């Protein structure tokens, strides 16, 4: 780069260079930035995906795959707002019209924002 996988409503700061732009693309919002943005660079913190140890079945429809403990030296990573919010698809509420009046059937665009699920992205791990 590209493929498969797992998680993304939590949690974590100062300086120093520099000097306008940032929240992933695109639109539409909302926000953050001369009280210093993005990039580099120190030190400091989150967290536990890999790592090491340990428990032994403790979990799972079942399985070699699972589950829990601890550490925090390594490899990553991250330290404003949910991946900032929506957008594509259901449902669900509402409205219209059918219709056998029980509720079912189309359709309409208004809402939903801790209703679900996709896609895309972001991280880690295996792969190629």
């Nucleotide at each position: 780069c590209u493929c498969u996988u797992a998680u993304c409503g939590a949690g974590a700061a100062a300086g120093g260079u520099u000097g306008a732009g940032g929240g992933a693309u695109c639109a539409g919002g909302c926000c953050c930035u001369g009280u210093g943005a993005a990039a580099c660079c120190u030190u400091a913190g989150c967290a536990a995906c890999c790592g090491c140890c340990c428990c032994g079945a403790c979990a799972u429809a079942a399985u070699c795959g699972g589950g829990g403990g601890a550490c925090a030296u390594g490899g990553u990573g991250c330290u404003a707002c949910u991946u900032c919010c929506u957008g594509c698809c259901c449902g669900c509420u509402g409205c219209u019209g059918g219709u056998u009046u029980g509720a079912c059937c189309a359709g309409c665009a208004a809402g939903u924002a801790a209703g679900g699920g996709a896609a895309a992205g972001a991280u880690g791990a295996g792969a190629g």
The prediction has a mean pLDDT of 77. The RNA shown here (SAM riboswitch aptamer (S box leader)) has 128 nucleotides and comes from a Bacteroidota bacterium. It matches the Rfam family "SAM riboswitch aptamer (S box leader)". On this family, see Stoddard et al., Structure 2010: "Free state conformational sampling of the SAM-I riboswitch aptamer domain". From the family's description: The SAM riboswitch is found upstream of a number of genes which code for proteins involved in methionine or cysteine biosynthesis in Gram-positive bacteria. The organism belongs to Bacteroidota, within Bacteria.